[in-house]
C1' cells in the first nucleotide's frame, strides 16, 4: 500500500402458504442481533397499535393452470461508514 471476512440485497431453481386473506409493502412506539473483538444507523428482525388493499379459473373425479410486489432452502452476483485486529 493491498487482501480477506457481516447483517442483509438482488437473480434463478427447487419444495411450500394464502386465494373463505394470512403474507407482503406503509406509519407509531418498544427490542434485538449485526465482518476477529468493541460499538453502531439511514440498512436488517421481532413484538404492540394504525391505515389501505387482491385474481381467480378449469375439471364426473383425481387434479391441473393463474394470482400475490407470498415462505423456506440452495446456486450466483453485491456486500459495515468508526476504532482495534487478522494475512501479504
Nucleotide at each position: 500500500c493491498a487482501g480477506a471476512g457481516u447483517a442483509g440485497a438482488a437473480a434463478c431453481g427447487a419444495c411450500g402458504c394464502g386465494u373463505u386473506a394470512a403474507g407482503u409493502g406503509c406509519c407509531u412506539c418498544c427490542g434485538g442481533a449485526u465482518g476477529g473483538g468493541a460499538a453502531g444507523u439511514c440498512g436488517c428482525c421481532g413484538g404492540u397499535g394504525g391505515a389501505c388493499g387482491a385474481a381467480g379459473g378449469c375439471u364426473u373425479a383425481c387434479g391441473c393452470c393463474g394470482c400475490g410486489g407470498u415462505g423456506u432452502c440452495g446456486u450466483u452476483u453485491c456486500g459495515c461508514a468508526u476504532c482495534c485486529g487478522c494475512u501479504g
Record summary
A computed fold for an 88-nucleotide RNA from a sheep gut metagenome, annotated as THF (Tetrahydrofolate) riboswitch aptamer. Rfam family: THF (Tetrahydrofolate) riboswitch aptamer. Its family is annotated with tetrahydrofolate metabolic process in the Gene Ontology.